[in-house]
Context: one part of a larger RNA
RNA sequence: CUGGGCGUAAAGCGUGCGUAGGCGGUUAAGUAAGUCGGAUGUGAAAUCCCCGGGCUCAACCUGGGAAUUGCAUUCGAUACUGCGUAGCUAGAGUAUGGGAGAGGGAAGUGGAAUUUCCGGUGUAGCGGUGAAAUGCGUAGAUAUCGGAAGGAACACCAGUGGCGAAGGCGGCUUCCUGGCCCAAUACUGACGCUCAGGUGCGAAAGCGUGGGGAGCGAACAGGAUAGAUACCCUGGUAGUCCACGCUGUAAACGAUGAGAACUAGAUGUUGGGAGGGUUUGCCUCUCAGUGUCGCAGCUAACGCGUUAAGUUCUCCGCCUGGGGAGUACGACCGCAAGGUUGAAACUC
Repeated sequence: CUGGGCGUAAAGCGUGCGUAGGCGGUUAAGUAAGUCGGAUGUGAAAUCCCCGGGCUCAACCUGGGAAUUGCAUUCGAUACUGCGUAGCUAGAGUAUGGGAGAGGGAAGUGGAAUUUCCGGUGUAGCGGUGAAAUGCGUAGAUAUCGGAAGGAACACCAGUGGCGAAGGCGGCUUCCUGGCCCAAUACUGACGCUCAGGUGCGAAAGCGUGGGGAGCGAACAGGAUAGAUACCCUGGUAGUCCACGCUGUAAACGAUGAGAACUAGAUGUUGGGAGGGUUUGCCUCUCAGUGUCGCAGCUAACGCGUUAAGUUCUCCGCCUGGGGAGUACGACCGCAAGGUUGAAACUC
């Protein structure tokens, strides 16, 4: 080197783009590098193996052969791979016409509610709990009506509905903008797949500078409790929000990498298209998504089952007993918090 694996036992990078590399549709003739065959040279001797011989046998010694699976040169073979050439259109892409969508960014704007403030009515309580108390209130609260301010989030619609690579995305309007789906033609002509390094994005919390601050609310203070570093209650600072910059992690989960092909069906739903019909909306077929059930098959079982965990191919990542430990050390990154990479002794 060769093995077996990765939904839940150890194991799929959080997720894109993409370099090197690996792999790659179809036809023809060419070439002959890989591949296959022949010949020649070489592959020291000894050893090993086979057939003999010599010590009374054996070990041992010895003759011949085989082997030395390799390398070089040369002559051939041409199916497959490679290489260059000329084509093709089934992969991939472009154009035209339609379509759906909380996809992203920016600006503007709306109503409900909470809170605070101002004014009116009004009077002794309110609030809170298992029960209370802290707290608020005669300096007029709670309740109720009118007005104002300000911040944050968008009820119903709403749906195993939609969109996005993932994180994620939900009031309304406008502008800018990415991707996707369908139908029929035309065009390019393998332009493809994957991807070590690299690079972009990446919830929440956290950090820096400046703003903002309604509600909620780590810490903190007080009440309650036998005690209470808690649960419950009254308050409440960071934070939550915005701009710019950093951090780069999550049960970042479908705990299931990406791409391709093949392998029974049934049923719901979303977006298109075609056909039919009894033409307020029904039936059939089809493409793309998203669910449920299920045959074969797979699985340790649970379960998966055309959205595979089935049958295969290509490429990448990862695992190799538990603890020590995602620790130490070193390196790189970070303002810090810390992150990435990542052992050993020892022990069971």
Record summary
Predicted 3D model of a 348-nucleotide part of an RNA (small-subunit ribosomal RNA, central domain) from an uncultured prokaryote. The prediction has a mean pLDDT of 90. The RNAcentral record of the full RNA draws on ENA. It matches the Rfam family "Bacterial small subunit ribosomal RNA". Its family is annotated with ribosome and structural constituent of ribosome in the Gene Ontology.